């Protein structure tokens, strides 16, 4: 000093729901609250899953296609982090 990761310490982050506010939604923030997480820190680069407002089309007033929207607490991949037996 990298890398894997077990106990133990200092911690850390927050699902679901509730409230209030942003959006067409999907979903985001704030703030209570813990389901959980060793990167449940950070990036939308590659996949995948939601939404379809604009736009297009049609079998008519509705349907289907569409991400430029959103997801990192879906996976993969970049970065950047504490702790220390082996």
């Nucleotide at each position: 000093u990298g890398a894997a990761u077990a106990a133990a310490a200092a911690g850390g982050c927050a699902a679901a729901c509730u409230a209030u506010g942003c959006g067409a939604a999907a979903g985001c923030a704030u703030a209570g609250g813990a389901c959980g997480c060793a990167a449940a820190g950070c990036c939308a680069c590659g996949g995948g899953u939601c939404u379809a407002a604009c736009a297009a089309a049609a079998c008519u007033u509705u349907u289907u296609u569409u991400a430029u929207g959103a997801u990192c607490g879906c996976c993969g991949g970049g970065u950047u982090g504490c702790a220390c037996a082996u």